[in-house]
RNA sequence: AAAAGUUUGAUCAUAGCUCAGAUUAAACGCUGGCGGCAGGCCUAACACAUGCAAGUCGAGCGGCAGCGAGAGAAAACUUGCUUCCUUUCCGGCGAGCAGCGGACGAGUAAAUAAAGUAUAAAGAUCUAGCCGAAAGCAAAAAAUAACCACUAAAAACGGUAGCUAAUACCGCAUAAUCUCUAAGAAAAAAGUGGGGGCCAUUUUCUGGCCUCACACCUUCGGAUGAACUCAUAUGAGAUUAGCUAGUAGCUGGGGUAAUAACGCACCUAAGCGACGAUCUCUAGCUGGGCUAAAAAGAUAAUCAGCCACACUGAGACUAAGAAACAGCCCAGACUCCUACAAAAGGCAAAAGUAGAGAAUAUUGCACAAUGGGCGUAAGCCUGGUGCAGCCGUGCCGCGUUUAUGAAGAAAGCCUUCGAGUUAUAAAGUACUUUCAGUCGUGAGGAAAAUGUUAAGGUUAAUAACCUUGACAAUUGACGUUAGCGAUAGAAAAAGCACCGGCUAACUCCGUGCCAGCAGCCGCGGUAAUACGGAGAGUGCAAGCCAAGCAUUAAUCAAAAUUACUGGGCGUAAAAGGCACGCAAGUAAUUAAUUAAAUUCGAUGUGAAAUCCCCAGGCUUAACCUAAAAAUAGCAUUCAAGACUGGUUAGCUAAAGUCUUGUAGAGAGGGGGUAAAAUUCCAUGUGUAGCGGUGAAAUGCGUAGAGAUGUGGAGAGGAAUACCAGUGGGGAAAACAAGGGGGCCCCCUAGACAAAGACUGACGCUCAUGUGCGAAAGCGUGGGAAGCAAACAAGAUUAGAUACCCUGGUAGUCCACGCUGUAAACGAUGUCGAUUUGGAAGUUUUGGUCAUGAACUGUGGCCUGCGAAGCUAACGCGUUAAAUCGACCGCCUAGGGAGUACGGCCGCAAAGUUAAAACUCAAAUGAGUUGACGGGGGCCCGUCACAAGCGGUGGAGAAUGUGGUUUAAUUCGAUGCAACGCGAAGAACCUUACCUACUCUUGACAUCCAGCAAAUCCUUUAGAGAUAGAGAAGUGCCUUCAGGAGCGCUAAGACAGGUGCUGAAUAGCUGUCGUCAGCUCGUGUUGUGAAAUGUUAAGUUAAGUCCCGCAACGAGCGCAACCCUUAUCCUUUUUUGCCAGCGAUUCGGUCGGGAACUCAAAGGAGACUGCCGAUGAUAAACCGGAAGAAGGUAGGGAUGACGUCAAGUCAUCAUGACCCCUACGAGUAGGGCUACACACGUGCUACAAUAGCUUAUACAGAGAGAGGCAAACCGAAAAGCAAAACUCAGAAAGUACGUCAAAGUCCAGAUUAGAGUCUGCAACUCGACUCCAUGAAGUCGGAAUCGCUAGUAAUCGCAGAUCAGCAUGUCGCGGUGAAUACGUUCCCGGGCCUUGUACACACCGCCCGUCACACUAUAAAAGUAGAUUGCAAAAGAAGUAGGUAGCUUUAACCUUUUGAGAUAGCGCUUACCACUUUGUGAUUCAUGACUGGGGUGAAGUCGUAACAAGGUAACCGUAGGGGAACCUGCGGUUAAAUCACCUCCUU
Repeated sequence: AAAAGUUUGAUCAUAGCUCAGAUUAAACGCUGGCGGCAGGCCUAACACAUGCAAGUCGAGCGGCAGCGAGAGAAAACUUGCUUCCUUUCCGGCGAGCAGCGGACGAGUAAAUAAAGUAUAAAGAUCUAGCCGAAAGCAAAAAAUAACCACUAAAAACGGUAGCUAAUACCGCAUAAUCUCUAAGAAAAAAGUGGGGGCCAUUUUCUGGCCUCACACCUUCGGAUGAACUCAUAUGAGAUUAGCUAGUAGCUGGGGUAAUAACGCACCUAAGCGACGAUCUCUAGCUGGGCUAAAAAGAUAAUCAGCCACACUGAGACUAAGAAACAGCCCAGACUCCUACAAAAGGCAAAAGUAGAGAAUAUUGCACAAUGGGCGUAAGCCUGGUGCAGCCGUGCCGCGUUUAUGAAGAAAGCCUUCGAGUUAUAAAGUACUUUCAGUCGUGAGGAAAAUGUUAAGGUUAAUAACCUUGACAAUUGACGUUAGCGAUAGAAAAAGCACCGGCUAACUCCGUGCCAGCAGCCGCGGUAAUACGGAGAGUGCAAGCCAAGCAUUAAUCAAAAUUACUGGGCGUAAAAGGCACGCAAGUAAUUAAUUAAAUUCGAUGUGAAAUCCCCAGGCUUAACCUAAAAAUAGCAUUCAAGACUGGUUAGCUAAAGUCUUGUAGAGAGGGGGUAAAAUUCCAUGUGUAGCGGUGAAAUGCGUAGAGAUGUGGAGAGGAAUACCAGUGGGGAAAACAAGGGGGCCCCCUAGACAAAGACUGACGCUCAUGUGCGAAAGCGUGGGAAGCAAACAAGAUUAGAUACCCUGGUAGUCCACGCUGUAAACGAUGUCGAUUUGGAAGUUUUGGUCAUGAACUGUGGCCUGCGAAGCUAACGCGUUAAAUCGACCGCCUAGGGAGUACGGCCGCAAAGUUAAAACUCAAAUGAGUUGACGGGGGCCCGUCACAAGCGGUGGAGAAUGUGGUUUAAUUCGAUGCAACGCGAAGAACCUUACCUACUCUUGACAUCCAGCAAAUCCUUUAGAGAUAGAGAAGUGCCUUCAGGAGCGCUAAGACAGGUGCUGAAUAGCUGUCGUCAGCUCGUGUUGUGAAAUGUUAAGUUAAGUCCCGCAACGAGCGCAACCCUUAUCCUUUUUUGCCAGCGAUUCGGUCGGGAACUCAAAGGAGACUGCCGAUGAUAAACCGGAAGAAGGUAGGGAUGACGUCAAGUCAUCAUGACCCCUACGAGUAGGGCUACACACGUGCUACAAUAGCUUAUACAGAGAGAGGCAAACCGAAAAGCAAAACUCAGAAAGUACGUCAAAGUCCAGAUUAGAGUCUGCAACUCGACUCCAUGAAGUCGGAAUCGCUAGUAAUCGCAGAUCAGCAUGUCGCGGUGAAUACGUUCCCGGGCCUUGUACACACCGCCCGUCACACUAUAAAAGUAGAUUGCAAAAGAAGUAGGUAGCUUUAACCUUUUGAGAUAGCGCUUACCACUUUGUGAUUCAUGACUGGGGUGAAGUCGUAACAAGGUAACCGUAGGGGAACCUGCGGUUAAAUCACCUCCUU
């Protein structure tokens, strides 16, 4: 040391993406009171205007330009002052000579992957100034700048002649030590200042001496600083594998401060590299700072250490120190100046400018402090530094008030209209004044140094000097400092982001897949907590998010998501195709030894700062100061001896060798031989077909096929029946079955067993490497029977480049080569060890005795099942995927892609190695529940099929719908489950539609005010609504105030809407389906989703019952309870009934009856109850008896959880939206009734089982008062609110007759005429009657519907709606069949199981070409840059070497018209920068055209995959094709199904 969101219908796992944290040299947006402490060009190492950043020393020197001072002269003017001149060098000092410094300090990060840095070491070195010690500082010489004169020149810079000094320069003397060639040789110096007295000189001047201080010279030592060397560590890339020629080394002598190939000569031929050389890209390194629990990761601003650089490149000079930021020389680019000969410059110092950029400050003050340079010092210099300015850039602190205050103010927001909230918040009242403002006061940073003086030291000395102390007068940029005091007044001071989940915080309005948001998931299509606005709220209450807050960018963490700590590889990404094997890693046992490794201790180092801890100082904090602790590591060292390693000597269990056997299809090699079959050939017989398929055709055949016989010496090739068995063999490739299989011979390999003998760790794994490696394919040459990519033809099909068929070439076979890949799979690397079991098979071998198909042991191999354990699960399980060990290979989201480029390899095809841009938030594994399958099993259907009967589809007309038309043809319903449906009845009305005319608080509701009774009648205009005029009327209740109802008028709240949304809803309904299902509680199993129950064996109409079972129970459904029909009984008896009795008008008409029918109340009855068979003894089923009825007796009502966003806002209700003189309301007329056409549903027919004429029999159930009332009308007239009266005649049927197969004596459409009825009204647009007319139609294609018994079919009757209108609908009865073998098939449904890439659930998912748009990328004739190798050219400045030319000389020597010697120039040699040429390599950019990839809205073509995906899929390979793909060969199961095998029983 924390997690969370996101793949799914849900689950577990894997895996990526995203978020919450901390941080920053940051930037941007909004906002902004104060202070402290820090920080501030990350980009263009781009270019720079201006001034400034390194000088100092007169106590080294000659001097005197300027200043001050002293002296003198002159002039003006006059006690003095001014000016000028001369002079002195007294104070000082420009320029110059000399010294020291300028190599520090300050900056930057370009280069640099080692030459650097970090750590730890080593020896062959130097070191100015500083410290300590020793010894010196003697005596001389010659020049030169400054200056002066002349001269050159645009400028910069000079030239010649002359004078002069030194702590400048040069000899000489001496020198301990030091160096050397070692007896000897060589080698140094400088003085200046202060004071003093003494000596020399008569004095002055001067010189010497003493002393102090500062210098100087030599040497040794120290310190400091520097140089060199070694080891280890310190980025990436192998698509960079070989690199190097002074390269590696010896010797020699050079060279350097010093080691060294550092350079040279010679010799040797080496050196580096898979522990990553060389090359390419990137980069300053570190202490540290950030993050993190840590390991570690990323980073290298500020501060500190080191390196490198100073416009670019090269070079040396000087110096203690440089290959020198503000030095020099040269080359180059750029800038500037020019009189064209030439000359000048270098901000990566501090300010500042331009430019670049998202972005980073003042051309400030001061040397007061601290530090540095020079100086004896005073002091001077110091853009180091100290301070200030700008910037919220960061961290820290403070403030913007405190208390009280309910009328819970106003206002805002919201509202269920009551309220709630902002909210004690404000106002008001009382108090305070931090901070900011104004005024005043006022520390600390200051100590040194200087002067005076005291003591001590030094000295000959009281002088001078030095040290210490005291005193005196001074020194502050910051600075209007910090701090303190006074003063007035709440006075001047709060924002930002967020509010769907993650994630704290919700409402309203606007918008309407638009505008927009978004970190991920995602939000937005009319009720958005997700957009925009508002109000409210949230931002650790363990005290603030806050003068800031969000955003963007970046780093770490979270991420165990590169896993050292600390991951994985059967199926998720991932075991190499297999073996052999060098390096490398690792490895039995005993003893001794060693001490590399390991462990303990000690020492050194690990800079400071930082971090941690503890104190202290700023009022606190940040910050600062001090102390302590800590620090991995590295190095040195004393020990220890178990383990690892090394060495030595052994041992036998690993590993191996020998002997004897055993089994075998050993893809090891070679040779021979056999039989069956296919095909072909020859020939006999024989005749019309054969062949092939789902069905066909192409093809073969009368030139004789196919069929059949012969060819024991027909031909040829390939493969080997039976045996044969999950039996065997093999190192692997390469395998249980499925590769390898006839027989014989020769050569040859391995495995296993038994018993002994021998060797003695010789082992295991294995990068690179080597070999082997199916099928296809390639090369050369053979061979070719069958099969068969390509190809051809035929089919199929919308098409069919396929599946099927007929042919057929490569190929398949052999030999020799190549290729090197497969689902090369156990999707499981090799080796070793440990760990419960029981079976099957095969093959050895030991023992036993009863000698067997025996029993019992020991081994090898192989196949199922399973304990523990493991696993995400599935599963694995002694042949591990368990538990340990050794080594190798590989993985890190999906796609792009196993692709591009490059390399290697190949004859080619290809293989191998192997990216990126871009894109997505998933992709994936295993299991679960469903759904689905042209998967499987079982079952059902009171009509699913079958068996039957009758229809529809054809005709006419009816009705509904679509379409069309129309001013309107109102609206809805649209597969089953819309279409004689809403509508149980559109002439007006209905009515919602259209046209026209009208009304606007409205036709309708409530409230308020006023008037008036209400109401009715007449008349005028008008199509009417309506408008005008007139007349009649004066009501009801009453407590006498008034009230109720109706009407009119006016204003406003409001009414009204068949307007929209059935995808906002309630309610109701349809459908699967009257199918048998749908669930729950508890328990149990599983990590979980879930499962179990509910499955299994039976059975049922049924999840009905029974039985078994980790389940036990329960609920909604089923069934039953309800209604009705069928039988009987009891009760009741009119309006119904009439057996018996009587009467009769013959009619139950009457008396009567209560038996019967019927009616309507209540009961009975049926339960597999009884018998038999079957079954597990159960449930149940089959048969039978009895019974009116028998297995649910028939029918009805009754509709589980749910599905279809099914239907309905037009029954009604209702949210939101919309209209408001109209989308509301009224009226008249029209329309819903249209008509080329299409479909549905019924009707009538096509006729003789019929039609027609006449006669005649038998129902049930209903309805009736503005009603029913005998075809219709008129007149008249009974009955009945009904078991009474009426509708009311039932029809088919029966009897007699007629018609005779025809468009008819069938059929009745259409049309004309005459009428009736309803109704204001019958034209658009009703029904019916009569007479006349007499269409299509002669039983209906594909297809399709209903029905299982009182059913179909057929016949009529009645009701609702209704003024009128029925072929529709609802109910009723009459007559009354046929068939069901049965469940193979079609349809629908249920259960179990299986596969799945589906879950919106197959109307699913999904692949590829093509077309269009956008996008990144590859290739490309080339083009243009950059870097670099090689071979050459070139050769500035410089250094070194040489030098025949020229010039020169003060110092030393000599003693000369000087030469020796030196120096310079020139020339030359070597090295070398820029530069040039040629030729390669690498890399960036760009490029006509081209290739594939990715992403896109509902484009085009097909349908490849997922189910047996409709030809199982996939892998490799080859060919073909618009495209997915197809085909051949070999392989895999990651295929379903069935059977076999296995197993058990007999």